Source information: This is a predicted structure of a 265-nucleotide RNA (Bacterial large signal recognition particle RNA) from a Candidatus Omnitrophota bacterium. The prediction has a mean pLDDT of 79. Its Rfam family is "Bacterial large signal recognition particle RNA". The literature on the family includes a 2003 paper in Nucleic Acids Res by Rosenblad et al., "SRPDB: Signal Recognition Particle Database". By type it is a non-coding RNA gene.
RNA sequence: GUGUGCUAAGCGGGGAGUUAGCGGUGCCCUGUACCUGCAACCCGCUCCAGCAGGGCCGAAUCCCCUUUCCCCGGGUUGCGGCUGUGAGGCUGCGUUGCGCAAGGAGUGUUGAACGCCGGGUCCUACGCAAUGUCGGUUUGUGAACCAGGUCAGGUCCGAAAGGAAGCAGCCUUAAACAAUCCCCGGCAUGUGCCGUGGGAGCGCCUGGCAGGAGCCACCUACGCAAUGGCGCUCGGAACCGUAUUCCCAAAGAAAGGGUGCACAC
Numbered sequence: 001g002u003g004u005g006c007u008a009a010g011c012g013g014g015g016a017g018u019u020a021g022c023g024g025u026g027c028c029c030u031g032u033a034c035c036u037g038c039a040a041c042c043c044g045c046u047c048c049a050g051c052a053g054g055g056c057c058g059a060a061u062c063c064c065c066u067u068u069c070c071c072c073g074g075g076u077u078g079c080g081g082c083u084g085u086g087a088g089g090c091u092g093c094g095u096u097g098c099g100c101a102a103g104g105a106g107u108g109u110u111g112a113a114c115g116c117c118g119g120g121u122c123c124u125a126c127g128c129a130a131u132g133u134c135g136g137u138u139u140g141u142g143a144a145c146c147a148g149g150u151c152a153g154g155u156c157c158g159a160a161a162g163g164a165a166g167c168a169g170c171c172u173u174a175a176a177c178a179a180u181c182c183c184c185g186g187c188a189u190g191u192g193c194c195g196u197g198g199g200a201g202c203g204c205c206u207g208g209c210a211g212g213a214g215c216c217a218c219c220u221a222c223g224c225a226a227u228g229g230c231g232c233u234c235g236g237a238a239c240c241g242u243a244u245u246c247c248c249a250a251a252g253a254a255a256g257g258g259u260g261c262a263c264a265c
Stems, first nucleotide, its partner, number of pairs: 001265006010056002012030004020046005034054005063258007073248003077243005083237001085235004092230002094227006102220003106215002115209007122199006128192002130189007138179004147172004155164003
C1' cells in the first nucleotide's frame, strides 16, 4: 500500500417544563435521521447519569474536535397599536339637587299676590231611606167522637100538654198548612248625589268679602353644593406588531484537524 474480517462510535438535535441532578414519555421548534416493552397523582438511572431485548452500519463523504456561515427558538431593550386596570383631580364637560322672576312658555281687569270667611271631600253619633230576613195583617183549606151553633131521623122522661140529651148533615171556628203586591212592627249592615249634630283639617275641589297687577322654578340662563360618569394627567399589566441594541441556545452546511484491532499478500 492492497484485500478480508471485527470492535469503539453512530443510527437525530434543541427549547421550555419537571427533577437533588441526568435522561425518557408528554408540549413546542427544526426536520425526516432503526424496531419492540415501560412511563406525568410518572418510568428508569446516578456526575461515564434512561432501563430491558433485538437489528443495521462500521475506521471514514458517514465517528470525534475546533472555527466560520446560519434557518429557527428563547430572553432583554426601545417604539407603536389594542384591551383592560389603579391613582389624582371639578375654573374641561356632563349629570343631580337647592336657590333665583333675567329671558321664554303658561296664566291674570271674564280680576293676580297677600289676607279673611264658608262649604264639600275625611271620621263619628242619631235619624231617614235602601237591601235582606222574621213576625203580624189579609185570603183560602181545615175537627166522625174527646170545639161551638142549628140539630132531620131516631132515643129518653111524661096519661097528655110539653120538655131533655144528642148522631149524621150544614154553618162558623181552634191547632195546623198554603199564599201574601200593599199595609203595621222587629232585627241586621263593607248600601246612600239624604237630614241633624259633633270632630279632624296636610292635601284636593269649590263659593264669597276685601284688594287692584301680578303670579308661576315648567324650559333656558345665572349662583351655590354634590357626584369621578366622560375627557385630561400619572403609573402598572396582558396581547399584537416592529426595530433589532445586547445575551444565550441552535438544526443544517463549509473548512481544517484527529481517531482503533486482527489476519493475509